The RNA shown here (c-di-GMP-I riboswitch aptamer) has 85 nucleotides and comes from Lentibacillus persicus.
RNA sequence: AUCAGUAAAAGGCAAACCCAUCGAAAGCUGGGGACGCAAAGUCACAGGUCUUCCAUGACAGGGUGAUGACGGCUGGACUGCCUGC
Numbered sequence: 001a002u003c004a005g006u007a008a009a010a011g012g013c014a015a016a017c018c019c020a021u022c023g024a025a026a027g028c029u030g031g032g033g034a035c036g037c038a039a040a041g042u043c044a045c046a047g048g049u050c051u052u053c054c055a056u057g058a059c060a061g062g063g064u065g066a067u068g069a070c071g072g073c074u075g076g077a078c079u080g081c082c083u084g085c
């Protein structure tokens, strides 16, 4: 260095829920809060999922469509702390 994560240290992140904010929505951001996480760090590249202001179709089934969103759904790429059973 690769690989691995038994035990530990220093630390880190923060689900649900609540409040505020932005947004048409999905959802984001901030504060509180901890279910969990060894990449729960970064990137929408492949798949998947969510939403429909709007567009289109249609005359009632609210259908179809991301350019919007989700990295705490899976894979991939890049980077990184500690330890070495």
Base pairs, nucleotide, nucleotide: 003084004083005082012037013036017032018031019030020029022027035072041078042077043076045075046074047073048070049069050068054065055064056063
RNAcentral holds the sequence, with entries from ENA. Its Rfam family is "c-di-GMP-I riboswitch aptamer". About the family: GEMM was predicted in a large-scale screen for bacterial structured RNA regulatory elements.